Small-subunit ribosomal RNA, 5' domain from an uncultured prokaryote, 528 nucleotides, folded computationally. Its mean pLDDT, the model's own confidence on a scale to 100, is 87.

[in-house]
Context: one part of a larger RNA
């Protein structure tokens, strides 16, 4: 001292923790969505208008997309959070440094948003399949896509020059035209978008040093060391290659072989040093096994995608479907480790102008003396030293002020009411104040409103009633605190050593009685 197990026992409260063993296998459910302020739109649902019916307010239709929205194009996010530690003995870590790099979204500067074009899902019609899905014609949008033009700054350069870019959306109105009114032009704000520089952020890469055993592993290596060209990457480089030269590492331990995530730390010790690397953090690897890309800023991607394999399901035998080392759960395996729970109030993350939506992160809760802390289980008085157990030398000892009895208390439980804190927003409203023509908007900043709690029957306080509902385990031969009496008779059996038992055992089993810890006690493992 512990993520522990087991055995006997067990009131209460905080707080931590909880599959160390099979990177075994998984039924179910739930862990990454959101924007309609990008867009064509209208499956469903409400409102609205109109027609029919008739149960007189509901049914069916239709109509327009107002509210809002399935599916579908598009944008952002799915590279984060969460999980395991199977490989790794290595720039994997951990210290210390350094050039040849990229960085979506922020934040700050500068310069633009100009004119076009054709397409594809959605949908409509046909067709195939059991299904998963999928094939053909046809219409259609945009912030999807593809051109021109333009270029301060970027990019290349042979210094002449050459290359390369966008997307528009929302709110508001003074005017002007045209007008039936909407629009559309303008004008303003907001927010996108585009090229770029500077910054923050996070990543890629390089070097030195430290980093576990074996020498019953002494050699080892051909893209292997360097060099020259080319390629190739966001960058340097045998990273890739072709041609060359023979290097290059190693007794200060290469190779090989076993084992092993590292670390801050933990834990133990007077320190030095050992032993560990659960929960928390910080790097690293890995997501059914192997192997590849593609997308993208940024992955070679845990719940994308493509091959291959092993295993499972499904089937109409053609063909398909999956990955819990995500949160609960299940089965196997084990000495052994937990609810198929509540909420998104709070902290954080994703998207969205923003309400808001999603968040098995996160907050609580739920089982478990698993550990730590805290509390309690009464308190005072009571000798006739009661009765009963136990010893007894039979007088008594001792259990013991221990109980009975009196007299008080109520902590916690239990029971009544009360009742903060986690809550800051956000929405709406006025006031100022920036912006603008503008007292619209919109934005900031103040003030008022009105609300949001899973948890929770919170905490805390407060009524009630009553000693009432709460004490066990281990030992008692030495080491080591604390002894007597029956049984048993080297047999039952006890033991960590050293040893007890063969007829008066303090050592076995049992009582009595003591010690020594206490909601714990002991074993057992493990580590200084």
């Nucleotide at each position: 001292u512990u993520g522990a197990a087991c055995g006997c026992u067990g009131g209460c409260g905080g707080u931590a923790u909880g599959c160390u063993u099979a990177a075994c296998a998984c039924a179910u459910g739930c862990a990454a969505g959101u924007c309609g302020a990008a867009c064509g739109g209208a499956a469903a649902c409400g409102a609205u208008g109109g027609u029919a019916g008739c149960u007189u307010g509901c049914u069916a239709c239709c109509a327009g997309g107002c509210g809002u929205c399935a599916a579908g194009u598009g944008g952002c996010g799915g590279a984060c959070g969460g999980g395991u530690g199977a490989g790794u003995a290595a720039c994997g870590c951990g210290u210390a440094g350094g050039a040849a790099u990229c960085u979506g979204c922020c934040c700050a500067g500068u310069a633009g948003u100009g004119g076009g074009g054709g397409a594809c899902a959605a949908c409509c019609a046909g067709g195939g399949g059991a299904a998963a899905c999928c094939c053909u014609g046809g219409c259609u949008a945009a912030u999807a896509c593809c051109g021109c033009a333009u270029a301060c700054a970027c990019c290349c350069u042979a210094c002449g020059g050459g290359g390369a870019a966008a997307a528009g959306a929302g709110g508001g109105c003074c005017u002007c035209a045209u007008c039936u009114u909407g629009u559309a032009a303008g004008c303003u704000c907001u927010u996108g978008c585009u090229a770029u520089u500077g910054g923050a952020u996070g990543a890629g890469c390089c070097u030195a040093u430290g980093u576990c055993g074996g020498a019953u592993u002494a050699g080892u290596u051909a893209g292997u060391u360097g060099g020259u060209g080319a390629g190739g990457u966001a960058a340097u480089g045998g990273c890739u290659u072709a041609c060359c030269a023979a290097g290059a590492c190693u007794a200060c331990a290469a190779u090989c072989c076993g084992u092993a995530g590292c670390u801050g730390g933990u834990u133990u010790g007077a320190g030095a040093g050992g032993a560990u690397g659960a929960u928390c953090a910080g790097c690293c690897a890995c997501a059914c096994u192997g192997g590849g890309a593609c997308u993208g800023a940024g992955a070679c991607a845990c719940g994308g995608c493509c091959c291959a394999g092993a295993c499972u399901c499904c089937u109409a035998c053609g063909g398909g479907a999956g990955g819990c080392a995500g949160c609960a759960g299940u089965g196997a395996g084990g000495a052994a480790u937990a609810u198929u729970g509540c909420a998104c109030a709070a902290u954080g993350g994703g998207g969205g102008c923003a309400a808001c939506c999603c968040u098995g992160a996160u907050g609580c809760a739920g089982c478990a003396a698993u550990g730590c802390c805290g509390c309690g289980u009464g308190u005072g008085u009571g000798a006739a030293g009661a009765a009963g157990g136990c010893c007894u030398g039979a007088g008594g000892g001792u259990u013991g002020u221990a109980a009975a009895g009196c007299a008080c208390u109520u902590u916690c439980a239990a029971u009544u009411g009360u009742g903060a804190g986690g809550a800051a927003a956000a929405g709406c409203a006025a006031a100022a104040g920036a912006c603008c023509a503008a007292u619209a908007c919109u934005c900031u900043u103040u003030u008022g409103u009105c609300u949001u709690g899973a948890c929770g029957u919170u905490a805390a306080c407060u009524u009630u009633a009553g000693a009432a509902g709460a004490a066990g385990c281990a030992c008692c031969g030495g080491c080591u605190a604390a002894c007597u009496c029956c049984g048993u008779g080297c047999c039952a059996g006890c033991a960590g050593c050293c040893g007890c038992g063969g007829u008066a055992a303090u050592a076995c089993g049992g009582a009595g009685g003591g010690u020594g810890c206490a909601a714990g006690c002991g074993u057992u493992a493990a580590u200084c």